About this RNA:
Predicted 3D model of a 1389-nucleotide RNA (small-subunit ribosomal RNA) from an uncultured bacterium. The sequence is in RNAcentral, with records from ENA and SILVA.
């Protein structure tokens, strides 16, 4: 000292949450000791039992008991003694019920009341008392009459009470005396703020007393006064809770007079006057609350609180009364009433734990029916003592603090075990076992305090503290987290379930957030939590916030109270300032020294107590008062500007509507129409009238006005700025809570008016629907007048007034100096734009601040409920002002930011449209897919980018699917053990797998000590393991797809911004291209594109055999067929060529354009290869790999057989076609690329033929492999045909173990649909579309009309970029960023 949450990120605002720090707390797990605190906060409910107030006999008479004495019966024996019942009985003792005195008014409890002189703090009382105490001065003579107690009688269940008698006192009552004292009256000094107070001195009149004890001195006590201490009473300033949705309260009420009453003042009571007092500086009212010293907290300022100590008040079951008394309106006193208990003979009677202790009850929750007067302290007493649940101890609660243990050193095989791996180890861990030591404490044992003063006695605690000795490591560890905030990770289970969660979130098969296990981190006899307050929260801001866009400026103004105020002089001394004293109780806090081993606790001493009073001084600034000033306001005197207001009167030009003339078929409206008007003559023109409302052009970020507003012209009345002048007043000013005025439209009420417009309504359209947006009517209203309403995005979303602080440039209205004028310069005022410092979260504001400063007013405190509900005010109503709370979230929100998106905008490209050509969508058939449907139709792609796709071959096999028969270490691999004849061959069941038997055939390699032994193979047996096309492509490698061969996509420094980010990479041009130029806060660089690579076009060159022949020469029907050749085609190598080089034009260049020039070829030549950052959690676990997860006599594996080829249908992608540019026949030509040995097959015979018998050549530039379209000719003649060929019958062919499910093919017969195809759609810009055939993989054969590849023929058309569709830059706009397939609104479940 901050941290976490709002976003994709970011600044900001702004809540909500968390780490601290407390305590009379509880609650869950635990749980050794000690010390010192502290303990009913809820039911001021209710109480059983006991105990908290008594004393004193030296106040008084009695009364009991007891003994001195006396008296004495009886017995005993020496007749005097000696025991001695029993009687009496003191003036002695002992106790004590009552009478008196003192004290029960204090100590102990509780906080219900109370918002108040109850507290707190200062002051007063000339208005008062005060028992016991202390200090002083004086008294105490002499008498009386009576009671309880007791004795007796009666009531009554009791409680209790009634009546008769006897008695005492320090009990009560006159009498005398009165130093002082009290009243009354007049007086003198002195004092005081006033009433008056002190003192002395006079005269009148009045009030006292009580004895006890003691040998005595004498002591305790009586009584009247004075002073003191204490201790109460009463007046007062100041202070400190909340609500205005509580605004008006009050009759003893305020004041006075008399009177009465108190201890005393006073409406404290009564009588009369009078008519007043409190209140926006908050009365009244409701609500809450015991107040402080302190306590916790906070840097402090301050919030919070009032246990526990201490002071103060109040209160004792409720209420109310008063009596004694110094004091009480009395907790354990008395009467009365009400509840509530308990006794009862039912007639009556008793009580009061908010005294310690208990008990139920109530609560989340708070303790013993102990001990003692030994200490301190109270009461009563001469005293000794008696009383004290007050106090001192003790017991119970980890409730709080504080202290100590639970052991300590060494100890690596780094044990064993748990835990976890990558299987190597790693950690628990020096931890532990082991060895050596020590005894705190806790246990036993013995010894033992202070606390008890100034002689003795007296210790509840207590045999406690505390020493000091035994044994033993011996009896003593838990709790909580472990995803970020926050120190502190793994494994397992468990799958949006169970569950966590303070706030953010976590959990849908790999959870460091769930539960558990290890381990770790924290605290520690405690450890979480929950509840509360205070920090943090500068998040109510005095210290210390704000208000343009975040919550916030009142619609505007005149103005009352407040507040706040201009220059100079001089006075006071209220505010302020300094000195002194008083007070601020003690505890408590800090400090510092000290005492219990420390510490908590305690004890001394200082410092604090920031405040109130009194008092002296200062006089700068406020303030009060007095003198003056002009610059702040205001007057005046001269000007000119205005849609500034009120009322009034005029004016045209439009709509409309009416009358009449001309005219005739349509007019209007719309994106396009209808509806509607019109032949009863409309729309359109004339002419005349009629009525209402608005005032074109001027017209302008031009002008008034406080805002709302205000616009034809003229007149009358009127407000206001603004400029100049300086001979007026002399601070008269600013703001501005209540009040009061003013206020757009809409709107209401009353009379009027109504021409257009036009809610509501009606009709037509649009539309899935159209209660709308458009169109034809149309009616309140708009318009006047008078009256109300009192709102608005009444916005500059900016209160209001001063002063101050760079410029620049319009513009309105004055006025100076120059100047004939035009204009130049300067000043005031008012309205814009631009821009600096400054400020601001940003955006932006910037002399008309949102900038420095100052005064005053309004207003905010998170988002939703809600401007909502209740009262209350105002309003005819409509409705306005004024204004919560439950409850809900964890954000709502500014400003900028990259992106995406837009039925925004600009610029550009693409077969993207447009020109064109040829298709698809209809027909029949192939083939892929969905549905269906089956035992199974086997998996998988799904827009583009799945659907002739994996699949370059499903009849078996493939093959993964079905139902059915088997096998279980397995059809595969490696290991271990024991055996072998390894391998081959045929029999028999049996669908086969397999299963059972027989060996015809065959002995292998290495070493050998020849006995074996090993290496491969089989067989058999145990286990580990195989296997798995089972699940996850959202757990992953690898690999593809696509946007896109689109022209983009980053990075380094620098620089700009608080920062996200931007700048570069944007602008001017220009490219296919982020191609290149150029400009500039950029400068460079990388991945992309281009180039570099293949091919293909051209030429040289080199090189020719299987290629090729011009020229020789041989031959051949024919033929490079043969010699040779190396030209030339062609074959493969190396080169070369194209670069806007060249010319003209424009151009700054880059660069473009010219059917240019030359060239094969021209501006990338044509074509391929090649695909940037990255997007789709695209595709693939069934091509391969791999992590979990799952199966494991089966989700492995084998077999034969089925199925993948089903069949109402729906797309998809394509063959062949509806003819005549054609079909059919016959004749005749011309490629390229490929491919061949289980092949390719000339050529020969044979089949109509598909083919079949032979069979040369060739592992191939050598042998093999028929091009079709085309041209020639003939036929058909617009028909479902000589078109189409589907289906179907009928007979073959070939492949293979096998051709039915399920194969191609040939032949001869049939001969269906179809006459160019609806909306819709799709592909291509040149050797390209079309159109013709040819070839390969893959393959025994083929469902190929597919896919991939060659070549032959060989077009049309691009004006252009408006529009569809995709992209690419730049901009703008957003509440979206999962990113418009967004986000979000409302009803209904």
């Nucleotide at each position: 000292a901050g941290a976490g949450u709002u976003u994709g990120a970011u600044c900001c605002u702004g809540g909500c949450u968390c780490a601290g720090g407390a305590g009379a707390a509880a609650c869950g797990c635990u749980g050794g000791c000690g010390g010192c605190g502290c303990a009913c906060a809820u039911a001021a409910g209710a109480c059983a039992u006991g105990c908290a107030a008594g004393u004193c006999g030296a106040a008084c008479g009695g009364a009991a008991c007891u003994u001195a004495g006396u008296c004495g019966a009886a017995u005993g024996u020496u007749u005097a003694c000696a025991u001695g019942a029993g009687a009496c009985g003191a003036a002695a003792g002992u106790u004590u019920a009552g009478u008196g005195g003192c004290g029960g008014a204090c100590g102990g409890g509780u906080g219900a009341g109370u918002a108040a002189c109850a507290c707190g703090u200062g002051a007063g009382c000339a208005a008062c008392c005060u028992a016991c105490c202390c200090u002083c001065u004086g008294g105490a003579g002499g008498g009386g009459g009576a009671u309880a107690a007791c004795a007796g009688u009666g009531a009554g269940a009791a409680a209790u009470c009634a009546u008769u008698g006897c008695u005492a006192a320090u009990a009560c009552c006159g009498c005398a005396u009165a130093a002082g004292c009290u009243u009354g009256u007049a007086g003198u000094a002195c004092c005081g703020c006033a009433u008056g107070g002190u003192a002395c001195a006079g005269c009148a009149a009045g009030a006292a007393a009580a004895g006890g004890a003691g040998c005595a001195a004498u002591c305790c006590g009586c009584u009247a006064a004075u002073a003191g201490a204490u201790g109460a009473g009463c007046u007062u300033g100041c202070g400190g809770c909340u609500g205005a949705u509580u605004a008006g309260c009050u009759a003893g009420u305020u004041g006075g007079u008399g009177u009465g009453g108190u201890a005393a003042c006073g409406g404290c009571a009564u009588a009369c006057c009078a008519a007043g007092g409190c209140g926006a500086c908050g009365a009244u009212c409701a609500g809450u609350a015991g107040c402080c010293g302190g306590a916790c907290u906070g840097a402090g300022a301050g919030g919070u609180u009032g246990a526990c100590c201490g002071g103060c008040c109040a209160c004792a079951u409720u209420g109310g009364g008063a009596c004694u008394g110094a004091g009480a309106u009395a907790c354990g006193g008395c009467c009365c009433a009400g509840a509530c208990u308990c006794c009862u003979a039912c007639g009556g009677g008793a009580g009061g734990c908010a005294g310690c202790a208990g008990u139920g009850g109530g609560g989340a929750a708070u303790a013993u029916u102990g001990g003692g007067c030994a200490a301190u302290g109270g009461g009563c007493g001469c005293a000794a003592g008696c009383c004290u649940g007050a106090c001192c101890c003790a017991g119970c609660a980890a409730c709080g603090c504080c202290g100590u243990g639970u052991g300590a050193a060494g100890g690596a095989a780094g044990a064993a075990g748990g835990c976890u791996u990558u299987c190597g180890g790693g950690u628990u861990g020096u931890a532990a076992a082991c060895u050596u030591c020590u005894u705190u404490u806790a246990a036993g044992a013995g010894g033992g305090a202070a606390g008890a003063g100034c002689a003795g006695a007296a210790g509840a605690c207590u045999g406690u503290a505390c020493c000091u000795c035994u044994a033993g490591a011996a009896g003593a560890a838990g709790c909580c987290a472990c995803g970020g905030c926050u120190a502190a990770c793994u494994a397992c289970g468990u799958g949006c379930c169970a569950g966590c969660a303070g706030c953010u979130g976590c959990g849908g098969u790999a959870a460091u957030a769930c539960g558990u296990a290890g381990g770790u981190g924290g605290c520690a006899a405690g450890c979480g939590u929950u509840a509360u307050c205070c920090g943090g929260a500068u998040u109510u801001a005095u210290u210390g916030g704000g208000u343009g866009u975040a919550a916030a400026g009142g619609g505007u103004g005149u103005g009352u109270a407040g507040g706040c105020g201009g220059g100079a002089c001089u006075g006071c001394a209220a505010g302020u300032c300094a000195g002194a004293c008083g007070u601020g109780a003690a505890a408590a806090u800090c400090a510092u020294g000290g005492g219990c081993u420390c510490a908590a606790c305690c004890c001394a001493u200082g410092a604090c107590u920031u405040g109130c009073g009194u008092u002296u001084g200062a006089a700068a600034c406020u303030g009060c008062g007095g003198u003056u000033c002009u610059u702040g306001a205001g007057a005046g005197u001269g000007g000119g500007a205005g849609a500034g207001g009120u009322a009034a009167a005029c004016g045209g030009a439009a709509u409309u509507c009416c009358u009449g003339g001309u005219g005739u078929a349509g007019c209007g409206g719309u994106g396009a129409a209808a509806u509607g008007c019109g032949u009863a003559g409309a729309u359109a023109u004339c002419a005349g009238g009629a009525g209402g409302a608005a005032c074109a052009c001027c017209g302008g970020u031009g002008g008034c006005g406080a805002a709302g507003g205000c616009g034809g012209u003229u007149u009358a009345c009127u407000g206001g700025a603004c400029c100049a002048c300086a001979a007026c007043u002399g601070a008269c000013g600013c703001u501005g809570a209540g009040a009061c005025a003013c206020g757009a439209a809409a709107g209401c009420g009353u009379g009027g008016g109504g021409a257009g417009c036009a809610a509501a309504c009606a009709g037509g359209a649009u539309u899935a629907g159209a209660u709308a947006c458009c169109c034809u009517g149309g009616u309140a209203g708009u318009c006047c007048a008078c009256g109300c309403c009192g709102u608005a995005a009444a916005c500059g979303a900016u209160g209001a007034a001063u002063g101050c602080u760079a410029g620049g440039u319009g513009u309105a209205g004055g006025g100076u100096a120059c100047g004939a004028a035009c204009g130049u310069a300067u000043u005031c005022u008012g309205u814009g734009c631009c821009g600096c410092a400054g400020c601001u979260a940003a955006c932006g504001c910037a002399a008309u601040a949102a900038g420095c400063a100052u005064u005053c007013c309004a207003c905010c405190u998170g988002g939703g409920g809600a401007g909502u509900a209740c009262g209350g005010c105002c309003g005819c109503a409509a409705g306005g002002u004024u204004g919560a709370a439950a409850c809900u979230c964890a954000a709502a929100g500014g400003a900028a930011u990259u992106g995406a998106c837009g039925g925004g905008g600009g610029c550009c490209c693409g077969c993207a449209c447009a020109a064109g050509c040829g298709g698809u969508g209809g027909a029949u058939u192939a083939u892929g897919u969905g549905g269906u449907u089956u035992a199974a139709u086997u998996c998988g792609a799904a827009g583009c980018a799945a659907c002739g796709c994996g699949a370059a071959g499903a009849a078996c096999c493939u093959u993964a699917c079905c139902a059915g028969g088997g096998c279980u270490u397995g059809a595969c691999a490696u290991c271990c053990u024991a055996c072998u004849a390894a391998c081959g061959a045929g029999a028999u069941a049996g669908a086969g797998a397999u299963a059972u038997g027989u060996u015809a055939g065959g002995u292998g390699c290495c070493c050998u000590u020849c006995g074996g032994g090993g290496a491969a193979a089989g067989u058999a047996g145990a286990g580990a393991c195989a296997g798995g096309u089972g699940g996850u492509g959202c757990a992953u490698g690898g690999u593809u797809g696509u946007c896109g061969u689109c022209a983009g996509c980053u990075c380094g420094u620098g620089u700009c911004g608080u920062g996200a980010g931007a700048u570069g990479u944007u602008g001017g041009g220009u490219u296919a291209a982020g191609u290149c130029c150029u400009g500039c806060a950029a400068c460079g660089a990388g991945c992309g594109c281009a180039a570099c690579c293949c091919u293909u076009a051209c030429c040289u060159c080199c090189a020719g055999u299987u290629a090729c022949c011009a020229g020789c020469a041989c031959g051949u029907c024919a033929a490079g067929g043969u010699g040779g050749g190396g030209a030339c085609u062609c074959u493969g190598g190396a080169g070369g060529a194209a670069c806007u080089g060249c010319c003209u034009a424009c151009g700054c260049a880059a660069g473009u354009a010219g059917a240019g020039a030359g060239g094969a070829a021209g501006g990338u030549g044509g074509g391929g290869a090649u695909g940037a950052c990255g997007u789709c959690a695209a595709a693939u676990c069934a091509g391969c790999a791999c992590g979990g997860c799952c199966c494991u006599u089966a989700u492995g594996u084998c077999c034969g057989g089925g199925g993948c080829u089903a069949c109402a249908c729906a797309c998809g992608u394509g063959c062949u076609a509806c003819a005549a540019u054609g079909g059919c026949g016959c004749g005749c030509a011309c490629a390229g690329a490929a491919g061949g040995c289980a092949g390719c097959g000339a050529c020969c015979c044979u089949g109509c033929g598909a083919g079949g018998g032979g069979g040369a050549g060739c592992g191939a530039a050598u042998c093999c492999c028929g091009a079709a379209a085309g041209c020639g000719c003939g036929u058909c003649u617009c028909a479902g045909u000589u078109c189409g060929g589907a289906u179907c019958g009928g007979a073959g062919u070939c492949u293979g173990c096998a051709a039915c499910c399920c194969g191609a093919c040939u032949c001869u017969g049939u001969g269906a649909a179809g006459u160019u195809g609806g909306a819709u759609u799709c592909g291509c810009u040149a050797g390209u579309a079309a159109u013709c055939g040819c070839g390969c993989a893959u393959c025994a054969g083929c469902c190929a009309u597919g896919a991939c590849g060659c070549g032959g023929u060989g077009a049309a058309u691009a004006c252009g970029u408006u529009c569809c569709c995709g992209g690419g830059c730049c901009u703008u706009g957003u509440a979206c960023u999962c990113a418009c397939c967004g986000c979000c609104c409302g009803u209904c479940a």
Model confidence (mean pLDDT): 85 of 100.